[in-house]
Molecule: transfer RNA
Organism: Candidatus Giovannonibacteria bacterium RIFCSPLOWO2_01_FULL_46_13
RNA sequence: GCGCCUUUAGCUCAGUGGUAGAGCGUUCCGUUCACAUCGGAAAGGCCGUAGGUUCGAUCCCUACAAGGCGCA
Numbered sequence: 001g002c003g004c005c006u007u008u009a010g011c012u013c014a015g016u017g018g019u020a021g022a023g024c025g026u027u028c029c030g031u032u033c034a035c036a037u038c039g040g041a042a043a044g045g046c047c048g049u050a051g052g053u054u055c056g057a058u059c060c061c062u063a064c065a066a067g068g069c070g071c072a
Stems, first nucleotide, its partner, number of pairs: 001071007010024004018055001026042005048064005
């Protein structure tokens, strides 16, 4: 320098066009003498950034950024 892959909640990951979910974690409530376990509830994201297509984009297209792999 070129090609490919990844980027979504604090962490690990789902989500193939109609305003985003799970597990773990956090907070609260119940249970316990207390802790843990267990049960219930809640908070937490404008989906890496900027444009484009579309009535509508996390999803499709382009560029850029970060990380990884391969080739030279």